[in-house]
RNA sequence: AAUUUAUUGAGAGUUUGAUCCUGGCUCAGGAUGAACGCUGGCGGCGUGCCUAACACAUGCAAGUCGAACGGACGAGGCUCUUUCGGGAGCCGAGUUAGUGGCGAACGGGUGAGUAACGCGUGAGCAACCUGCCUUUCAGAGGGGGACAACAGUUGGAAACGACUGCUAAUACCGCAUAACGCAGAUGGAGGACAUCCUCCGUGUGCCAAAGAUUUAUCGCUGAAAGAUGGGCUCGCGUCUGAUUAGAUAGUUGGUAGGGUAACGGCCUACCAAGUCAACGAUCAGUAGCCGGGUUGAGAGACUGAACGGCCACAUUGGGACUGAGAUACGGCCCAGACUCCUACGGGAGGCAGCAGUGGGGAAUAUUGGGCAAUGGGGGAAACCCUGACCCAGCAACGCCGCGUGAGGGAAGAAGGCUUUCGGGUUGUAAACCUCUUUUACCGGGGACGAAGAAGAUGACGGUACCCGGAGAAAAAGCCACGGCUAACUACGUGCCAGCAGCCGCGGUAAUACGUAGGUGGCAAGCGUUAUCCGGAUUUACUGGGUGUAAAGGGCGUGUAGGCGGAGUGUCAAGUCAGAUGUGAAAUUCCCGGGCUCAACCCGGGGACUGCAUUUGAAACUGACACCCUUGAGUAUCGGAGAGGCAGGCGGAAUUCCUAGUGUAGCGGUGAAAUGCGUAGAUAUUAGGAGGAACACCAGUGGCGAAGGCGGCCUGCUGGACGACAACUGACGCUGAGGCGCGAAAGCGUGGGGAGCAAACAGGAUUAGAUACCCUGGUAGUCCACGCUGUAAACGAUGAAUACUAGGUGUGGGGGGACUGACCCCCUCCGUGCCGCAGCUAACGCAAUAAGCGCUCCACCUGGGAAGUACGGUCGCAAGACUGAAACUCAAAGGAAUUGACGGGGGCCCGCACAAGCGGUGGAGCAUGUGGUUUAAUUCGACGCAACGCGAAGAACCUUACCGGGAUUUGACAUCCUGCGAACGAAGUAGAGAUACAUCAGGUGCCCUUCGGGGAAAGCAGAGACAGGUGGUGCAUGGUUGUCGUCAGCUCGUGUCGUGAGAUGUUGGGUUAAGUCCCGCAACGAGCGCAACCCCUAUUGUUAGUUGCCAUCAUUAAGUUGGGCACUCUAGCGAGACUGCCGGUAAUAAACCGGAGGAAGGUGGGGAUGACGUCAAAUCAUCAUGCCCCUUAUGACCUGGGCUACACACGUGCUACAAUGGGAAGUACAACGAGUCGCUAACCCGCGAGGGUAUGCCAAUCUCUUAAAGCUUCUCUCAGUUCGGAUUGCAGGCUGCAACUCGCCUGCAUGAAGCCGGAAUCGCUAGUAAUCGCGGAUCAGCACGCCGCGGUGAAUACGUUCCCGGGUCUUGUACACACCGCCCGUCACACCAUGAGAGUUUGUAACACCCAAAGCCGGUGGGGUAACCUUCGGGAGCCAGCCGUCUAAGGUGG
Repeated sequence: AAUUUAUUGAGAGUUUGAUCCUGGCUCAGGAUGAACGCUGGCGGCGUGCCUAACACAUGCAAGUCGAACGGACGAGGCUCUUUCGGGAGCCGAGUUAGUGGCGAACGGGUGAGUAACGCGUGAGCAACCUGCCUUUCAGAGGGGGACAACAGUUGGAAACGACUGCUAAUACCGCAUAACGCAGAUGGAGGACAUCCUCCGUGUGCCAAAGAUUUAUCGCUGAAAGAUGGGCUCGCGUCUGAUUAGAUAGUUGGUAGGGUAACGGCCUACCAAGUCAACGAUCAGUAGCCGGGUUGAGAGACUGAACGGCCACAUUGGGACUGAGAUACGGCCCAGACUCCUACGGGAGGCAGCAGUGGGGAAUAUUGGGCAAUGGGGGAAACCCUGACCCAGCAACGCCGCGUGAGGGAAGAAGGCUUUCGGGUUGUAAACCUCUUUUACCGGGGACGAAGAAGAUGACGGUACCCGGAGAAAAAGCCACGGCUAACUACGUGCCAGCAGCCGCGGUAAUACGUAGGUGGCAAGCGUUAUCCGGAUUUACUGGGUGUAAAGGGCGUGUAGGCGGAGUGUCAAGUCAGAUGUGAAAUUCCCGGGCUCAACCCGGGGACUGCAUUUGAAACUGACACCCUUGAGUAUCGGAGAGGCAGGCGGAAUUCCUAGUGUAGCGGUGAAAUGCGUAGAUAUUAGGAGGAACACCAGUGGCGAAGGCGGCCUGCUGGACGACAACUGACGCUGAGGCGCGAAAGCGUGGGGAGCAAACAGGAUUAGAUACCCUGGUAGUCCACGCUGUAAACGAUGAAUACUAGGUGUGGGGGGACUGACCCCCUCCGUGCCGCAGCUAACGCAAUAAGCGCUCCACCUGGGAAGUACGGUCGCAAGACUGAAACUCAAAGGAAUUGACGGGGGCCCGCACAAGCGGUGGAGCAUGUGGUUUAAUUCGACGCAACGCGAAGAACCUUACCGGGAUUUGACAUCCUGCGAACGAAGUAGAGAUACAUCAGGUGCCCUUCGGGGAAAGCAGAGACAGGUGGUGCAUGGUUGUCGUCAGCUCGUGUCGUGAGAUGUUGGGUUAAGUCCCGCAACGAGCGCAACCCCUAUUGUUAGUUGCCAUCAUUAAGUUGGGCACUCUAGCGAGACUGCCGGUAAUAAACCGGAGGAAGGUGGGGAUGACGUCAAAUCAUCAUGCCCCUUAUGACCUGGGCUACACACGUGCUACAAUGGGAAGUACAACGAGUCGCUAACCCGCGAGGGUAUGCCAAUCUCUUAAAGCUUCUCUCAGUUCGGAUUGCAGGCUGCAACUCGCCUGCAUGAAGCCGGAAUCGCUAGUAAUCGCGGAUCAGCACGCCGCGGUGAAUACGUUCCCGGGUCUUGUACACACCGCCCGUCACACCAUGAGAGUUUGUAACACCCAAAGCCGGUGGGGUAACCUUCGGGAGCCAGCCGUCUAAGGUGG
């Protein structure tokens, strides 16, 4: 010094019990001309009516030139004059209405219209114009006539005029001059793109001019060229709708003419009949276009504020004039609407310029300063004008920058919040100490922007900036905190108030509402709302799909189109490469630079992926030519077939008719009835009629494009297949529209009609039964012709083609081998099954693909609304095809998984049924519950699994309830202070609690220095607190019930599956059992089962007291001696394990039978209850969170209540009697309990019981006579000698007290009840049934409960059914799990949408009427300065009138 530098993709929530997928909804990001809410210190740079192209007061936004012209005014000066007031003349800086020139077509605004050559981009004009500017050439001679101003007269309210007269010019008009000009004619040369163009000539005709001045200059005329600006044409691109399919008469083209600066149907006449359109014309809707902006990885999508380019518009519509340029925002004319003035006659106006006003709106600024700069107009210039512009003001509207302090500081202050009360947190935060001063504030200085010599000139602005000064001084909020999503607690509230983007929070412990503390995020902002892109691969070009999720057309044929076999050559449209032009600037990106940085600005580069031109390449696609045979087709031969159409023929069966036989039923159903039948049915025999359909063969067999096709024969006819390889030579594939075919039902016309059978009728069923079932029965089903055009028209799978393992059937054809029709092998076409790779969300598909490629068509884009409405097409109709939206939801859906469920299936079990026995339900009573009642009838328990349950025992107590009376640190606990042991009579009042009075007694324990001190109890006081059977069992612990003593419930590792999950645990057997065996991608293990524990059945042994007694003795008596053999007691053992035998089973597990044995297959019984379910029960056993009460919801007392009673239910007792009642006699238990107790014996009482008294703290004594049973007598079938309720009287016991409200006894009374409707319960053996005995609770009270023994059955074929359970499997739209889910109607309210007799408004066309202004044309008897004139007039022009066109207006469909 140069180069390099750049860029590159995130997901989450939500369907389910869980899973995978499909699929929508939602969120996190960025952006904005924004708005709203809360808040707000400073500066810089930008931006600021998106709505009413709504209406506008006021001011300003376009003027300038006296060096174009005539006047007027005129400071001042000079001359003359004067009656000194003045008058006249001349000069005159300067001002200026008017004539004239230039400008006003730029600049500025807006986006209404416009879907268009409007815009963008690239070309073209040989078809054009261009004032001012630049360059060059040439020229400017000589005349003429007017009109404003002005003066006078006059009209009008005004605006504004009218008439007469005068006048100048760079105003106007002839003449002269004239070409390198223009227009014809004509000669030559060159060029091009078809008409043509250029150059050099010849000749004819025609056309110009203006002056000013300070003498420097500035103007004027003609011509040529340039530059600038414009005009026109063309290629390509440029939104949505087909529920817009045909549009078009100046329309398309030609000829001639007109018109224009210029081409052109731009206009006119004539001729022809074209032109545009499925590659979307026309119509409708919407919209200014672009550079760019936002977003995005990109491709894209959306957008068109500000800045820049183009277009269009200027109150609405039309029109021309002037001009170089306009069809003119701040000009003119007309029409419409509106506003204003008015003398009512007539006039004036146009903010979508800058400010500003009203209005609209969620919403958008000052009636500011200046021409200093940049730029524009005029002028010779000075200069004037400039709401363009430069600045300032307002607005956090956006972007960027800065600040609100920095360092130190633990007693971790106070306060707040919270707390398990210890603490934690706010938090180094503050205070306090030490610093700094940006910004704001004050004072001083003070610019650049000003321009190539000098001078003058600054709105901003005394601004930026610099210096100095004081003082931490003046400066922080907003949102969020359930998940997505960073950030948590307390209180309040209690499905209320509210929140919410989606999922969703809130029903008393809300991290989701509100508030507070704390925390998180961003920060002079923060949130919300709206809109766009993204995420969304959710329209998929990049980059999706269609078997079941949305999605393959019902099938063929074929047009356009798309795509297309092998070889050779040529071209160069596509394609690729190079070069050139263009792609405005700004923006984006890169590198630099300037404001202190940044935003912002400046310079350079890159980029602008595009279009056009040109030069090349030739592989591929394409075009053309030639050629080939394998794709396709033709010919020949051959067999197969329910392929189609027409005609004919056949038998079986149903029904009907006739006749015979024959008699009472037939028929039909779950069961019946309607129906048929004595007028002879059904049945049977014979004959006949008629219609429809074709048994067997018959087959995941055949044929056809699909729909579909089935007796036999004949005719006509389509297609496929095989063999051979003769012929054509890519003739092919697909196929939008089109055309054709198209089951059933239905429709039209005419036939036909046996059976069947919508509708309909009747009978049943049923709550009903417009159904299912039955008896009938019409359309229809059949035929011919025509229409309809749809189906779960399905393989839910479009057509064609190439490739990619196999195996096994079957139909048709051919070949090989063989003696062979068989078998075997090969092959082509069809049709099935299984299966690999691969694919798939999975299920599954798998050469007949849903695999791997290619071509073409059709279709899909969340669910519902809805295949609906409207419109259109088709149809005779029914209806078909095409086919939305509003609104609404956060899902809808597919496949698979685990459960649960099923009036699904298989297997199995249980007193589940069945087989039996006995009950309940009927009666009376007891007891519990509901209900009712009540002052209270305290509370809880509610299917099984509440109801003789908590309660193993309510007269007081209990007691929780009610009435009344009393009490307030409390009946109970701890702490503090004081007094002081405790305790404890007798008395009075009261229902008592309690109150009053009085104290008689009584002085304990520990230490002691004997003075005293201490502890504990008690009393009094103050407050902390106690207390609550108050609430929540849906906040909980613990405990319990239940499924269920059912056989299940799981885990580790491995394997399979994307996954939820599966496997194991399923299967074959077997069991009481997931018990065991075998098998098996499983192998093991745990909790359950079983066993281990207790009782019981047998026995041995040990030990004999309170037990026992065979032998010996004794007694009234095991009473005593004696004994421990036996019984018994209670310790330790034994025994039973399918161990043994046989059979069956698989040589297993096991089962059946047998032996032995007291007991046999878990011997009998108990305890024992897996994972879990029921928000099951219990806050009233207890414990406990939170809430609530605190002179009461606490505590005390008395009385009452829990015991009520029209009624209903549950559980029991006693009965109804003779298997019994009564009487008498008589025999045999076991479990237990007992000193505040059980009580013997004896006496009294009819008895309950009483009296007295004994034994026993228990194998000793007592309760304690067991009863049924057995024996004998009686009763004799009855409301009884059954039954005992109820009631009366008299008694007993317990207890302070039996009235409400206990139990028992005696006498008397003697109810219902004669075996129980529907229904329902228990039990399988020492069981049911029946009989009594004991115990807990307990003063007393037992028909209940818990135990005990005595007597002691019947039955089980069996698993169809009911109930419950287990297991496998299957279906599922259920998962709160069938008590599930869910559909329709109706009633009421509301929301949205459709239809509706109509009514109203708008938009765009069309036809006709009227026709302003105006251009053009015509016209005459009006008017007329310049030129001509023969002086008469003419040419030309103006006004008038007429015509074409035509805005607005009117009428019409």
Predicted 3D model of a 1453-nucleotide RNA (small-subunit ribosomal RNA) from an uncultured Eubacteriales bacterium. The prediction has a mean pLDDT of 84. Rfam family: Bacterial small subunit ribosomal RNA. Its family is annotated with structural constituent of ribosome and ribosome in the Gene Ontology. RNAcentral holds the sequence, with entries from ENA and SILVA.